Record summary
c-di-GMP-I riboswitch aptamer from uncultured Colwellia sp., 71 nucleotides, folded computationally.
[in-house]
RNA sequence: GCAAACUAUAUGAAAAUAUGGGACGCAAAGCCACCGGUCUAAGGAUUUUUCUAUGACAGCGGGGUUGCCAA
Numbered sequence: 001g002c003a004a005a006c007u008a009u010a011u012g013a014a015a016a017u018a019u020g021g022g023a024c025g026c027a028a029a030g031c032c033a034c035c036g037g038u039c040u041a042a043g044g045a046u047u048u049u050u051c052u053a054u055g056a057c058a059g060c061g062g063g064g065u066u067g068c069c070a071a
Stems, first nucleotide, its partner, number of pairs: 001026002006021006024059001030065003034062003037057003043052003
């Protein structure tokens, strides 16, 4: 410096996100969905119970990029 769970309000079909409260943690917990992975499935397909991202997750791993601290 950032802010998990939980919580209030708003948005959303959902996953989830934004802002306030709140701190579990983090030396890139800054930024980017490029690769793998995970979540959701409105719409579409299937035709009856599954599939599918054009929706999300950067605090799941890798990568890219810009930086901070210490030795």
About this RNA: The coordinates come from a structure-prediction model, not an experiment, and the mean pLDDT is 84. The sequence is in RNAcentral, with records from MGnify. The source organism's lineage runs through Bacteria, Pseudomonadati, Pseudomonadota, Gammaproteobacteria and Colwellia. The model forms 95% of the base pairs in the Rfam consensus.